[in-house]
């Protein structure tokens, strides 16, 4: 400057056009337990980087931008 890749809960990460967006961990309550810890059960947590577009309908396809990573030059 080009080209390729990610961005989604606090963390790592699935979902790749259609139902209320989930899953471990983590936090909180509850049960258990002498206490903890570890099992059970269960509550809360999201402008899905940002603005546009396409579509009945977009986290999902396009397009610009911004932010990490890799590659060419």
């Nucleotide at each position: 400057g080009c080209c390729c890749u990610g961005g989604u809960a606090g963390c790592u990460c699935a979902g790749a056009g259609g139902a209320u967006a989930g899953a471990g961990c983590a936090a909180c309550u509850g049960c258990c337990u002498u206490c903890u810890a570890a099992g059970c059960a269960g509550u809360g947590g999201g402008u899905c980087g940002c603005a546009g577009g396409u579509u009945c309908g977009a986290u999902u396809c396009c397009u610009g931008c911004c932010c990490g990573g890799g590659g060419c030059g």
Description
The RNA shown here (transfer RNA) has 73 nucleotides and comes from a Lentisphaeria bacterium. The source organism's lineage runs through Bacteria, Pseudomonadati, Lentisphaerota and Lentisphaeria. The sequence was found in a public genome assembly. Rfam family: tRNA. The coordinates come from a structure-prediction model, not an experiment, and the mean pLDDT is 81.